[in-house]
Predicted 3D model of an 82-nucleotide RNA (transfer RNA) from a Lentisphaeria bacterium. It matches the Rfam family "tRNA". Its family is annotated with triplet codon-amino acid adaptor activity in the Gene Ontology. The family's RNA type in Rfam is transfer RNA.

RNA sequence: GCCGACGUGGCGGAAUUGGCAGACGCGCACGGUUCAGGUCCGUGUGCCGCAAGGCUUAAGGGUUCGACUCCCUUCGUCGGUA
Numbered sequence: 001g002c003c004g005a006c007g008u009g010g011c012g013g014a015a016u017u018g019g020c021a022g023a024c025g026c027g028c029a030c031g032g033u034u035c036a037g038g039u040c041c042g043u044g045u046g047c048c049g050c051a052a053g054g055c056u057u058a059a060g061g062g063u064u065c066g067a068c069u070c071c072c073u074u075c076g077u078c079g080g081u082a
Stems, first nucleotide, its partner, number of pairs: 001081007010026003019065001027045006046055003058074005
């Protein structure tokens, strides 16, 4: 150089004949249990906002009523190849 795969909350990781984004786990916050801590249990936990609501799948653009998913360009990671 060329070819291919991948990029989703703080972390891991789901969701594809295009139709509720973030299931589940970890972590974290508060509470319960304990003399106390750990374990265990309950509730909550992407961002903005008082709320209603809005935004968000590496970045930008396109197709579509509708895109994490399809197409194009770019960036990054990994693998293959001479």
The prediction has a mean pLDDT of 81.